[in-house]
Molecule: SAM riboswitch aptamer (S box leader)
Organism: Woeseiaceae bacterium
Parts: sequence; structure tokens; C1' cells
RNA sequence: AACUCAUCGAGACCGGUCGAGGGAUAGGCCCGACGACGCCGGGGCAACCAGCAGGACUAACCAUCCUGAAAAGGUGCCAACUCCUGCGAUGCAUUGCGAAGAUUGCGAUUGCAUCGGUAGAUGAGGG
Repeated sequence: AACUCAUCGAGACCGGUCGAGGGAUAGGCCCGACGACGCCGGGGCAACCAGCAGGACUAACCAUCCUGAAAAGGUGCCAACUCCUGCGAUGCAUUGCGAAGAUUGCGAUUGCAUCGGUAGAUGAGGG
């Protein structure tokens, strides 16, 4: 690296420096010489891991699981829902054909919504 598990609609900005691209990818849409992105310093957010307390399990302990508080440790994060969409299913709307008409059947396209998936990010494992 592969792979596994969890989470991803909340939250959190100032100063310095650099100087042209940046938001992973494609399209869209944004951010950016009123200086973005990056880097450095400080500040903050959050609570994944560690540590702490309680509970479940146990004869008891360990391990494991659940809950809680805290934020001095290890990460992470601080434009826009992971900025939106990308693939699939369903529903509604639109529309074509059949049918005398209603119910309804078959199909098409786009839009919207919901659910799932892919990809990605972060943490914890993993080797």
C1' cells in the first nucleotide's frame, strides 16, 4: 500500500510570509492581486484514540461492549452539506403510444425528492 470498522447536513479565525492559481477527479458552480492555495506563529472547534468514572459480562480479574464527564496527551479540523452532480432503485411531475372514456398498460425525457452505491476525507486497526 491492500484490506476492515466507524463517522462525514453541527462546530470553529487572526497575524506574518509567498505571489497565482485553488476547491481530489470530470462537468457545474464558487474562492482568488481588496492577495486566494501553501507555509509559519498564535487562537479556536470537535471529541476518533489514549487516559478517567460508572454499568453490563465474570466466582473474581483481564478482555470486550455500553454510558458519562473532561480536554493537560496522540491525531484531525476551522468558505460553501464531502460545495453540488456523476452509478442504480423507487415515488411525483412532464411527455408519447394504445384504449370511446375512466381505471389502467407499455415506453421516453428532463426536473424534484427519498434511499442505496461508487469515489474521497478523517480516525482506529492492519502489515